[in-house]
Molecule: FMN riboswitch aptamer (RFN element)
């Protein structure tokens, strides 16, 4: 240094102003936010993964399924990733209809880091 076993820790952001109304952080106008790995160059919307949700087994983990959204121009060797412009998307339950409030969740987890043992 690589590989691999185990342990520990960490691991999601955002409603401010105005309007209508008995009532809205839920509607309307403006505002605000962007998990993880990869990709010749930095990505919410390119590829993949996690979470959520459904089903089965099972009894809390495994398998299967489901799983949103981007274009144009510029620079460049290279960018749907940068710059300029214009767009779009966001589980379930609750409640006046919610990406932003409350709840499952002091949860789980992609993954990241540190440490331990073995092997090369």
């Nucleotide at each position: 240094a690589g590989u691999c076993u185990g342990u520990u820790u960490c691991a999601g952001g955002g409603c401010g102003a105005g309007g209508u109304g008995c009532a809205a952080u839920u509607c309307c106008u403006c505002a605000c936010c962007g998990g993880u790995g990869g990709u010749u160059a930095c990505a919410g919307c390119c590829c993949a993964c996690g979470a959520c949700c459904g089903c089965a087994u099972u009894u809390u983990a495994u398998g299967c399924g489901c799983u949103g959204a981007u274009c144009u121009g510029g620079u460049g060797a290279a960018a749907u990733u940068c710059c300029a412009g214009a767009g779009c998307c966001g589980a379930c339950g609750g409640u006046a209809c919610a990406g932003u409030c409350c709840g499952g969740a002091u949860g789980a987890a992609a993954g990241a880091a540190a440490c331990c043992a073995g092997c090369u």